Predicted 3D model of a 72-nucleotide RNA (transfer RNA) from a marine sediment metagenome. The sequence is in RNAcentral, with records from MGnify. Its Rfam family is "tRNA". Its family is annotated with triplet codon-amino acid adaptor activity in the Gene Ontology. The coordinates come from a structure-prediction model, not an experiment, and the mean pLDDT is 80.

RNA sequence: GGCGCCUUCGUCUAGUGGUCAGGACGCCAGGUUCUCAACCUGGUAACACGGGUUCGACUCCCGUAGGCGCUA
Numbered sequence: 001g002g003c004g005c006c007u008u009c010g011u012c013u014a015g016u017g018g019u020c021a022g023g024a025c026g027c028c029a030g031g032u033u034c035u036c037a038a039c040c041u042g043g044u045a046a047c048a049c050g051g052g053u054u055c056g057a058c059u060c061c062c063g064u065a066g067g068c069g070c071u072a
Base pairs, nucleotide, nucleotide: 001071002070003069004068005067006066007065010025011024012023013022018055026044027043028042029041030040031039048064049063050062051061052060
C1' cells in the first nucleotide's frame, strides 16, 4: 500500500429501518443497620466524525479517524 472486521452510557454489552436507545457492573440519593458490607427503591449517563439514501437511520451506502487481523 491492498483487502476484511470493529467503534453504543465511566466499563462490559443488547439492539438487522418506526423502542422513551434496553440490561449488568459502577457512581449518586434514599430506605434498612449502632456502623460498614450485603439487600431494597429511585436516579445518573451513550450511538466515533462528516456526508448520502429514505416520510423516517444506532441500523443501509460513501468518505474520514482510530483499533485489530490477513496479505505484499